[in-house]
RNAcentral holds the sequence, with entries from Rfam. This is a predicted structure of a 178-nucleotide RNA (Lysine riboswitch aptamer) from Alkalibacter rhizosphaerae.
RNA sequence: UGCUUUGAUAGAGGCGCAGCGUUUAAGAGUAUUAUCCAGAACGAAUUCAGGAUCGAAGGAUCGGAUUAGAAAGGAAACGUUGCCGAAGUGAAACGAUUCCUGAAAGUCGGUUUGCUGGUUGCCCGGUUAAGAGCCUUGCAACUGUCAUCAUGAAUUGUGAUGAAGCGCUAUCUGAAAG
Numbered sequence: 001u002g003c004u005u006u007g008a009u010a011g012a013g014g015c016g017c018a019g020c021g022u023u024u025a026a027g028a029g030u031a032u033u034a035u036c037c038a039g040a041a042c043g044a045a046u047u048c049a050g051g052a053u054c055g056a057a058g059g060a061u062c063g064g065a066u067u068a069g070a071a072a073g074g075a076a077a078c079g080u081u082g083c084c085g086a087a088g089u090g091a092a093a094c095g096a097u098u099c100c101u102g103a104a105a106g107u108c109g110g111u112u113u114g115c116u117g118g119u120u121g122c123c124c125g126g127u128u129a130a131g132a133g134c135c136u137u138g139c140a141a142c143u144g145u146c147a148u149c150a151u152g153a154a155u156u157g158u159g160a161u162g163a164a165g166c167g168c169u170a171u172c173u174g175a176a177a178g
Base pairs, nucleotide, nucleotide: 003178004177007172008171009170010169011168014084016083017082018081019080020079021078022077023076024075032068034066035065036064037063042055043054044053046104047103048102049101050100051099087116088115089114090113091112092111094109095108096107097106098105117143118142119141120140121139122138125135126134127133145163146162147161148160149159150158151157
């Protein structure tokens, strides 16, 4: 001095990932409001059991007709912010929440842990108002990185195979050893 090697910083993949805002479509002539008809005893919040509260023979719930008539979650486009385990998803326990208690189920939150490099398409299944979208397994294609092999017109291309992001590239840097 170089390599192996620790840590830090900065990057790359591309219809790249996620958040927020605006507009639009759909949700939907749905939930619900008002009136009338019929009807007759219970009805109300995710389900069951019990309870409280409220409404109901001055006729509720349910059903029909007419009238008025939303919203949320999700989606598309545009803009913007943060980023490259970006993020998504399975499981476990915990916390909060759905009138109260118990059980179940759902939603939200972070923690631990497993899987997935990314995108697209297709089948089954799940979710949803939904033929939209999203999610999981599997399969196929494209693409990026690295490794190995082959080839070459040879400063890096082409082809094949394989692996996984706790990866790869670049720069800096610490101890010991070779």
The organism belongs to Alkalibacter, within Bacteria. Rfam family: Lysine riboswitch aptamer. Its family is annotated with lysine biosynthetic process in the Gene Ontology.